Description:
A computed fold for a 74-nucleotide RNA from a Candidatus Vogelbacteria bacterium, annotated as transfer RNA. The coordinates come from a structure-prediction model, not an experiment, and the mean pLDDT is 81. The RNAcentral record of the sequence draws on ENA. Lineage of the source: Bacteria > Bacteria candidate phyla > Candidatus Vogeliibacteriota. Its Rfam family is "tRNA". The family's RNA type in Rfam is transfer RNA. Its family is annotated with triplet codon-amino acid adaptor activity in the Gene Ontology.
């Protein structure tokens, strides 16, 4: 230099062939239980879906260019 996978909440991953509001778990906060802790309940916060364009009524999701990490080849 080529190629090819991965990128979505703090962390781990889901998200079918574009389509009404982005979702679990673990953590974290509260509140409820208890003499008290936990643990099992209930509830809340927390995401420009890597960056940057395109296409389309509509984009996490389809194109393109780059970024980052892994992996293959030279």
């Nucleotide at each position: 230099g080529c190629c090819g996978a991965u990128g979505u909440a703090g962390c781990u991953c889901a998200g079918g062939u574009a389509g009404u509001u982005a979702g679990a778990g673990c953590a974290u906060c509260g509140c409820a239980c208890u003499c008290a802790u936990a643990a099992a309940g209930c509830g809340g916060a927390g995401g420009u879906c890597g960056u940057a364009g395109g296409u389309g009524c509509a984009a996490g999701u389809c194109c393109u260019a780059c970024c980052a990490u892994c992996g293959g080849c030279a």